[in-house]
Context: one part of a larger RNA
RNA sequence: UCCGGCGAGUUAUUGGUGGUAGCAAGGUUAACUUGGUUGUGAAUAGCAGCCGAGGAAGCCGUAGCGAAAGCGAGUCUGAAUAGGGCGAUUAGUUGCCAUCAAUAGACCCGAAGCCAAGUGAUCUAACCCUGUCCAGGGUGAAGCCACCUUAAUCGGUGGUGGAGGCCCGAAGUGUUGAGUGUUGAAAAACUCCUACAUGAGGUGGGGUUAGGGGCGAAAGGCCAAUCGAACUUGGUGAUAGCUGGUUCUCCCCGAAAUAGCUUUAGGGCUAGCCUCAGGCGAUGACUUGAGGGGGUAGAGCACUGGAUAGUGUAGGGCCAAUAACCUUGGUUCCGAAGCUAACCAAACUCCGAAUACCUCAAGGUGAGCCUGGGAGUCAGUACGCGAGGGCUAAGCUUCGCGGGCAAGAGGGGAACAUCCCAGACCAUCGAUCUAGGUCCCGAAAUCCGGGCUAAGUGGUAAAGGUUGUGGAUUUGCUGAAACAGCUGGGAGGUUAGCUUAGAAGCAGCUAUCCUUUAAAGAGUGCGUAACAGCUCACCAGUCAAGCGAGUCUGCGCCGAAAAUGAUCGGGGCUCAAGCCCGGUACCGCAAUCAUGGCUUUCAGUCGCCUAAGGGCAACUGAAGGGGUAGGGGAGCGUUCUGGAUGGGACGAAGGUGUACCGAGAGGAGCACUGGACUGUCCAGAAGUGAGAAUGUCGGA
Numbered sequence: 001u002c003c004g005g006c007g008a009g010u011u012a013u014u015g016g017u018g019g020u021a022g023c024a025a026g027g028u029u030a031a032c033u034u035g036g037u038u039g040u041g042a043a044u045a046g047c048a049g050c051c052g053a054g055g056a057a058g059c060c061g062u063a064g065c066g067a068a069a070g071c072g073a074g075u076c077u078g079a080a081u082a083g084g085g086c087g088a089u090u091a092g093u094u095g096c097c098a099u100c101a102a103u104a105g106a107c108c109c110g111a112a113g114c115c116a117a118g119u120g121a122u123c124u125a126a127c128c129c130u131g132u133c134c135a136g137g138g139u140g141a142a143g144c145c146a147c148c149u150u151a152a153u154c155g156g157u158g159g160u161g162g163a164g165g166c167c168c169g170a171a172g173u174g175u176u177g178a179g180u181g182u183u184g185a186a187a188a189a190c191u192c193c194u195a196c197a198u199g200a201g202g203u204g205g206g207g208u209u210a211g212g213g214g215c216g217a218a219a220g221g222c223c224a225a226u227c228g229a230a231c232u233u234g235g236u237g238a239u240a241g242c243u244g245g246u247u248c249u250c251c252c253c254g255a256a257a258u259a260g261c262u263u264u265a266g267g268g269c270u271a272g273c274c275u276c277a278g279g280c281g282a283u284g285a286c287u288u289g290a291g292g293g294g295g296u297a298g299a300g301c302a303c304u305g306g307a308u309a310g311u312g313u314a315g316g317g318c319c320a321a322u323a324a325c326c327u328u329g330g331u332u333c334c335g336a337a338g339c340u341a342a343c344c345a346a347a348c349u350c351c352g353a354a355u356a357c358c359u360c361a362a363g364g365u366g367a368g369c370c371u372g373g374g375a376g377u378c379a380g381u382a383c384g385c386g387a388g389g390g391c392u393a394a395g396c397u398u399c400g401c402g403g404g405c406a407a408g409a410g411g412g413g414a415a416c417a418u419c420c421c422a423g424a425c426c427a428u429c430g431a432u433c434u435a436g437g438u439c440c441c442g443a444a445a446u447c448c449g450g451g452c453u454a455a456g457u458g459g460u461a462a463a464g465g466u467u468g469u470g471g472a473u474u475u476g477c478u479g480a481a482a483c484a485g486c487u488g489g490g491a492g493g494u495u496a497g498c499u500u501a502g503a504a505g506c507a508g509c510u511a512u513c514c515u516u517u518a519a520a521g522a523g524u525g526c527g528u529a530a531c532a533g534c535u536c537a538c539c540a541g542u543c544a545a546g547c548g549a550g551u552c553u554g555c556g557c558c559g560a561a562a563a564u565g566a567u568c569g570g571g572g573c574u575c576a577a578g579c580c581c582g583g584u585a586c587c588g589c590a591a592u593c594a595u596g597g598c599u600u601u602c603a604g605u606c607g608c609c610u611a612a613g614g615g616c617a618a619c620u621g622a623a624g625g626g627g628u629a630g631g632g633g634a635g636c637g638u639u640c641u642g643g644a645u646g647g648g649a650c651g652a653a654g655g656u657g658u659a660c661c662g663a664g665a666g667g668a669g670c671a672c673u674g675g676a677c678u679g680u681c682c683a684g685a686a687g688u689g690a691g692a693a694u695g696u697c698g699g700a
Base pairs, nucleotide, nucleotide: 001700002699003698004697005696006695011104012103013102014101015100016099017098018097019096020095021094022093023092026060027059028058032054033053034052035051036050037049038048039047040046064071065070074086075085076084077083107245108244110242114235115234116233117232118231119230125209126208127207128206129205130204131203132202133201134199136168137167138166139164143160144159145158146157147156148155172196173195174194177192178191179190180189211227213223214222215221248635249634250633251632252631253630258271259270260269261268262267272377273376274374275373276372277371278370279369280368286363287362288361289360290359291358292357298351299349300348304345305344306343308341309340310339311338315334316333317331318330319329320328321327380405381404383402384401385400386399387398388397389396410421411420412419425597426596427595428594430593431592432591436587437586438585439571440570441569445584447583448582449581450580451579452578458573464558465557466556468555469554470553471552472551473550474549475548476547477546485542486541487540488539489538491515492514493513496510497509498508521536525534526533598625599624600623601622602621603620604619605618607616608615609614636689638686639685640684641683642682643681644680645679646678647677654673655672656671657670658669660667661666
């Protein structure tokens, strides 16, 4: 991993609601007693089960109101014969079934844990008792002896001696580093290196300390491969607002991811939204018409504030006069208020929509409202629009409005929950179209008319740049010769003045005149140390027809760098298969239509049954049939039981095969196998349906 078996809403009690049955102003018995019967048994003892009879105690209902005394179809409050509150004008009750709740393990599996009683110190920690072990070598403490020395001590030298948590190093004990090993040879080892090795040393045997306890040269270490509280059993099916799993079919409807509260935020409760039953009966969303209030968008500056320029007064700064001043004068300074012009605002408004909202009327139904049973939902999400936060960042975050996904398949978008089209009951080698497409992959135009683009732009980007090219428009020059090119000129006062070492057109500052002229700047750029030199403006000649400068606009170009190999989905495309404008065809979905069929709800007709409420069947018509959580309805199948009725050695169940029937769960027939049980109908009861739970047991 696969196959097979097993594997999860049960049971009891109490209560709510619905259905059904009995009885009904009543309904019903409980314990218990007793008759019969069945089982057990030797028993006509006992005990247990079942059926029947008895058993009014009790319970619910039949009257309420009040705190109560109490009164009573009323009563309480109250001074009240007032008003008001709660009542009265009747239906219950007991079984059974379904469903839900509460209490119990309460759908199943799953903790880490808590407590109790016990078992453990053959591992390991410490201690106690009793044994045992430490090759060899080195060093050479104290003490002692001799000699020297001293007044004597002290001291010195030589010997002797053999101390030490001394040294080297086997056994022994440890384990520093590295390597190997890592489904190991081994649930901690092996190899090499390495530490201690007479000591706080190692070790054998025997013993002691026990779980909030021990032991610990202390690491929360160790206490039997288990330790921040051992192990075993019990309480125990602890609890788990958490994760996982939860088994047959079809039909109808169909959510939520919000609000409030919550030691609450991944959980709950109530409401909202779904469903079912009963009731109400035109009340619903929406549309149209009529009538309303508003202060948003926009706009505006009349208020509150902000803010720009001009003008401008008071005021201020500065200067001057005066011996001095609350003095006077000046000022290319600043400058409220005011005025003019142009602006800004969520917390500004002289104004002011569209929508939305409220009321009324009409249309308007898987519409609405009320009561009750059952839920699920409380993590949402992308997109468009209006806003806050953020960076007018985010596949960001928080609200509001909307249609989607969630719970929605199909077509388009290359692929792609959320975008565009469109809501799938079934069938059809049918038709028409939507979005989107029509060269090939690929169904359908290499369609028609007119333009644009040359960048493969299309086929991803900005400021900015562009004598790319199309369109529109304004303006200047031009056969009295423009524009471009070529030839020639481009001068004099003068090296203008100043500055400067120099400054001569060309570092800088100031000025920018006059003359000769066809024309020529006190000079456009290059250049020199400064000159020189080249060039330009400007003029003439030559040439001969258009040449410049703007504005608006279409399509392009540059700007343009990313990580595995490129690419528009690919091939490939250039009067297009790109872009813009216009047109005609065609393709294209589960849309729509057509034809046939199934089914739900409602309405009608006819028939059958009826305990008269209704139920069933057929046909016709209308409207429906996407669907998660979830509600409701109808069924299939399994095991057993009761009643009825069948099959089976001339072959039951089971197995294998099969082209049959049913909308499905499923059900037949036949053949082979198999070798003894088993079906159908009507009821009833459940250990009643398996693919998932790191399920469980077995097998492969």

The part of an RNA shown here (large-subunit ribosomal RNA, domain II) has 700 nucleotides and comes from an Elusimicrobiota bacterium. RNAcentral holds the full RNA, with entries from ENA. Its mean pLDDT, the model's own confidence on a scale to 100, is 86. Its Rfam family is "Bacterial large subunit ribosomal RNA".